This is a predicted structure of a 71-nucleotide RNA (transfer RNA) from Nephromyces sp. ex Molgula occidentalis. The gene name in the source record is trnG-UCC. Its mean pLDDT, the model's own confidence on a scale to 100, is 81. Rfam family: tRNA. It is annotated as a transfer RNA. Lineage of the source: Eukaryota > Alveolata > Apicomplexa > Aconoidasida > Nephromyces. The RNAcentral record of the sequence draws on ENA.

RNA sequence: GCAAGUAUAGUUUAGUGGUAAAACAUUAACCUUCCAAGUUAAAAAUACGAGUUCAAUUCUCGUUACUUGCU
Numbered sequence: 001g002c003a004a005g006u007a008u009a010g011u012u013u014a015g016u017g018g019u020a021a022a023a024c025a026u027u028a029a030c031c032u033u034c035c036a037a038g039u040u041a042a043a044a045a046u047a048c049g050a051g052u053u054c055a056a057u058u059c060u061c062g063u064u065a066c067u068u069g070c071u
Stems, first nucleotide, its partner, number of pairs: 001070007010024004018054001026042005047063005
């Protein structure tokens, strides 16, 4: 330099045009003499910018970061 792939909560993964699911973690309450464990609840996310669409995490283009391969 060329090609391909990935980017979703603090972490790990789903989802695939109709508004985002779960586990762990965090916080609060309950339980317990206390802790741990357990139960309930809450908060928390679609890498960035454009485009198509009534509607985009999803489709297209570009940028950024990372990974792999070729030279």